RNA sequence: GACUCUGUAGCUCAGCGGGAGAGCACUUGCUUGACAGGCAAGGGGUCGCUGGUUCGAACCCAGCCAGAGUCA
Numbered sequence: 001g002a003c004u005c006u007g008u009a010g011c012u013c014a015g016c017g018g019g020a021g022a023g024c025a026c027u028u029g030c031u032u033g034a035c036a037g038g039c040a041a042g043g044g045g046u047c048g049c050u051g052g053u054u055c056g057a058a059c060c061c062a063g064c065c066a067g068a069g070u071c072a
Stems, first nucleotide, its partner, number of pairs: 001071007010024004018055001026042006048064005
C1' cells in the first nucleotide's frame, strides 16, 4: 500500500429500510437479624465520524478513523 471482517448501553453481543433491544452489571423497593440469593420497578445510547440515497437509515452507497486478519 491492496483486500476482507469488526465498531450498537459500563461489559458481552442481537438487530430483514419504519418500535433501538437482550443477558450480565448499576439504582430503588420488597424479602433477611445481616449478607448472599430471589421477586418487582427503574435509569443509562449523538448506533465510530462526515456526507449521500430514500417519504423514512443502526441497516444501502462514498470517504475518513480505530481494531483484527490475509497478501505484498

Transfer RNA from Pelagirhabdus alkalitolerans, 72 nucleotides, folded computationally. Taxonomically the source falls in Pelagirhabdus (Bacteria, Bacillota, Bacilli, Bacillaceae). The sequence is in RNAcentral, with records from ENA and Rfam. Rfam family: tRNA. Rfam describes the family as follows. Transfer RNA (tRNA) molecules are approximately 80 nucleotides in length.